Background
Model confidence (mean pLDDT): 81 of 100. This is a predicted structure of a 343-nucleotide part of an RNA (small-subunit ribosomal RNA, central domain) from an uncultured Campylobacterota bacterium.
Context: one part of a larger RNA
RNA sequence: CUGGGCGUAAAGCGCAUGUAGGCGGUCUUGUAAGUUGGGUGUGAAAGCCUAUGGCUCAACCAUAGAACUGCACCCAAAACUACUAGACUAGAGUCUGGGAGAGGAAAAUGGAAUUAGUUGUGUAGGGGUAACAUCCGUAGAGAUAACUAGGAAUACCAAAAGCGAAGGCAAUUUUCUGGAACAGUACUGACGCUCAGAUGCGAAAGCGUGGGUAGCAAACAGGAUUAGAUACCCUGGUAGUCCACGCCCUAAACGAUGAAUGUUAGUCGUCGGGAGGCUCGUCCUUUCGGUGAUGCAGUACGCAUAAACAUCCGCUGGAGUUACGGUCGCAAGAUUAAAACUC
Numbered sequence: 001c002u003g004g005g006c007g008u009a010a011a012g013c014g015c016a017u018g019u020a021g022g023c024g025g026u027c028u029u030g031u032a033a034g035u036u037g038g039g040u041g042u043g044a045a046a047g048c049c050u051a052u053g054g055c056u057c058a059a060c061c062a063u064a065g066a067a068c069u070g071c072a073c074c075c076a077a078a079a080c081u082a083c084u085a086g087a088c089u090a091g092a093g094u095c096u097g098g099g100a101g102a103g104g105a106a107a108a109u110g111g112a113a114u115u116a117g118u119u120g121u122g123u124a125g126g127g128g129u130a131a132c133a134u135c136c137g138u139a140g141a142g143a144u145a146a147c148u149a150g151g152a153a154u155a156c157c158a159a160a161a162g163c164g165a166a167g168g169c170a171a172u173u174u175u176c177u178g179g180a181a182c183a184g185u186a187c188u189g190a191c192g193c194u195c196a197g198a199u200g201c202g203a204a205a206g207c208g209u210g211g212g213u214a215g216c217a218a219a220c221a222g223g224a225u226u227a228g229a230u231a232c233c234c235u236g237g238u239a240g241u242c243c244a245c246g247c248c249c250u251a252a253a254c255g256a257u258g259a260a261u262g263u264u265a266g267u268c269g270u271c272g273g274g275a276g277g278c279u280c281g282u283c284c285u286u287u288c289g290g291u292g293a294u295g296c297a298g299u300a301c302g303c304a305u306a307a308a309c310a311u312c313c314g315c316u317g318g319a320g321u322u323a324c325g326g327u328c329g330c331a332a333g334a335u336u337a338a339a340a341c342u343c
Base pairs, nucleotide, nucleotide: 004316005315006314007301008300012313014201015200016199017198021194022193023192025088026087027086028085030083031082033081034080035077036076037075038074039073040072041071042070049065050064051063052062053061054060091191092188093187094186095184096183097182103177104176105175106174107173108172109171110154115149116148117147118146119145120144121143125136126135162169163168206247207246208245209244210243211242215241216240220236221235222234223233258312260311261310262309263308266294267293268292269291270290271289272288273287274286275285276284277283278281298303299302317342318341325336326335327334328333
């Protein structure tokens, strides 16, 4: 370079914003760089190819032709790409309106429960297990009632439900704030799509400083089990889990499915907005946007909100989540990333 692929066989960056680059809507004018046609010059010889001939044939050699698919210049065309000038509204964006939502940040407040403490009642057990034991308890436990303290999480509602780019988001109220859908069709007039590098966000665990610590609980200790038991079970229990600020930057970061746009039978749910209808019901029909079930064409399973049909980017044997070097990090480590050999 060509061809084939990337849900499950190797292969979609965790997600977004976006620079260079690549690609890009409709109509008209012009230019002629790409493009197309014609011409001229050049494209050494030998070789390859075709034809004929010469060595008895062949290899070999000779002659002629073709070819050398290229490059430069000249003439012409103007459909497509490009550029130039102008116009448009179907892409994109702005504006107005009423709604939906666990979208984000901060502050305040509530109730249930666990635990601890104090007090009252009350007496011998409680707890735990398959069964025990460690453990708690006559210095009065456990149970029960009242009060107090403190931390963390927010039952029911709850749903194939909603929101967010992903990670993720769930008590209530207030303040600030981002985005999407729908309707109106007023405005701009291609302003768009993708995106190497770059920048930002990024569960949990972990790290630093300072707080906090109810429950749970790596490590650790004890009790069991067992041949052993550095485990599974039990009793305890420290980091941690929580908060503030700063790092880390990885996950089965999954839909194991890159983004955007267009096209290709349906049926049945559900969420948000709009329109229409009447019997005015929280009803019927329809439409736009999301989220599901089933299913045709295509099709291995399956998908069908595509993994179908088209366009663009990233990636694509083992060795190798590697080595060395670089960059980043306090560290843990992360990231970038080979080769020998092998198939």

Overview
Its Rfam family is "Bacterial small subunit ribosomal RNA".